[in-house]
RNA sequence: AAGAUUACAAGGGGAGAGUUUACAACGAAUAGUAACGCCGAAGGAGCAAGUGAAGAGCGAAUCUCUCAGGCCAAAAAGACUCUUGUAUGACG
Numbered sequence: 001a002a003g004a005u006u007a008c009a010a011g012g013g014g015a016g017a018g019u020u021u022a023c024a025a026c027g028a029a030u031a032g033u034a035a036c037g038c039c040g041a042a043g044g045a046g047c048a049a050g051u052g053a054a055g056a057g058c059g060a061a062u063c064u065c066u067c068a069g070g071c072c073a074a075a076a077a078g079a080c081u082c083u084u085g086u087a088u089g090a091c092g
Base pairs, nucleotide, nucleotide: 006087007086008085009084010083011082012081013080018036020035021034022033023032037071038070039069043067044065045064046063050058051057
């Protein structure tokens, strides 16, 4: 300094899967409970190569599991990403 990377805040974008059935409620609809069927991109859990004298262990994810969460639309949530701001300060 025209600032890598990381963190935080605000705003924007942001997928998937049941308009299921029964009960209940009710003017109607939504929310609710249960059953079965599904989704993976909050969170959580698991592991490879490798590392380690050996062993124990360490060891990533958008992979796997589906505990949690979610399943018309809407709302909420949403990994990730963009912009702005603040801090940090690799490199020059």
The RNA shown here (Glycine riboswitch aptamer) has 92 nucleotides and comes from Oceanobacillus iheyensis. The prediction has a mean pLDDT of 76. Its Rfam family is "Glycine riboswitch aptamer". Gene Ontology term of the family: glycine biosynthetic process. RNAcentral holds the sequence, with entries from Rfam and Ribocentre.